A computed fold for a 92-nucleotide RNA from an uncultured bacterium, annotated as transfer RNA. Its Rfam family is "tRNA". It is annotated as a transfer RNA. Model confidence (mean pLDDT): 81 of 100.
RNA sequence: GGAGAGGUAGUCAAGCGGUCAAAGACAACGGUUUGCUAAACCGUCGAGGGGUUCACGCUCCUCCGCGGGUUCAAAUCCCGCCCUCUCCGCCA
Numbered sequence: 001g002g003a004g005a006g007g008u009a010g011u012c013a014a015g016c017g018g019u020c021a022a023a024g025a026c027a028a029c030g031g032u033u034u035g036c037u038a039a040a041c042c043g044u045c046g047a048g049g050g051g052u053u054c055a056c057g058c059u060c061c062u063c064c065g066c067g068g069g070u071u072c073a074a075a076u077c078c079c080g081c082c083c084u085c086u087c088c089g090c091c092a
Stems, first nucleotide, its partner, number of pairs: 001088007010026003018072001028044005046063007065081005
């Protein structure tokens, strides 16, 4: 330099125009069990901001690498940029 794949919650990852701020796994937290631990089982679990509440909680808005566009509607389609991985080629 050429070709391809990818960037989504703390990590991995499903998604492929509307049913999604989001399946599942791991991690974390709480519990059951146990003499205790591990394992197993059950439950909870993204972030920021606003309103409300003594608080717990409830509720609304925004966020899918970054920026723009298309559309009634975008994680999903298009454009630019950044980054990661794989293969091929070139130089050394």